[in-house]
RNA sequence: CAAAUGCUUAGGGGCGGAGUGAAAAUCUCCACCGACGGUAUAGUCCGUGACGAACGAAAUCGUUCCCGAUUGGGUGAAAUUCCCAAACCGACAGUUAAAGUCUGGAUGAGAUAAGCUUUUU
Numbered sequence: 001c002a003a004a005u006g007c008u009u010a011g012g013g014g015c016g017g018a019g020u021g022a023a024a025a026u027c028u029c030c031a032c033c034g035a036c037g038g039u040a041u042a043g044u045c046c047g048u049g050a051c052g053a054a055c056g057a058a059a060u061c062g063u064u065c066c067c068g069a070u071u072g073g074g075u076g077a078a079a080u081u082c083c084c085a086a087a088c089c090g091a092c093a094g095u096u097a098a099a100g101u102c103u104g105g106a107u108g109a110g111a112u113a114a115g116c117u118u119u120u121u
Base pairs, nucleotide, nucleotide: 002120003119004118006116007115008114009113010112016030017029018028019027031101032100033090034089035048036047037046038045043088044087052065053064054063055062056061070086071085072084073083074082092104093103094102
């Protein structure tokens, strides 16, 4: 220096105002938010994770499935990533009324990041 084993820690943000109504942080108008890796800096590209479903003796776990949304112009060697403009998207369960933003599973899980130990070369 490299590879492998084991361990530790970290690891998701956002409803403020007005209207209607018996009732809405759920509807309407305005507002607000954006996990991880890659790549010219990305919620919308490529891939990963979380939620959900089926199967397996099935709690852990494993396999498979499911898994949203962007265009135009500009600069540049290079950008669906920057700048200008206009759009669009957001699991499941709950609720006096339909939820990306409230409550809950969740003091959970986790991509991943940082560090440490040991072994081998």
Molecule: FMN riboswitch aptamer (RFN element)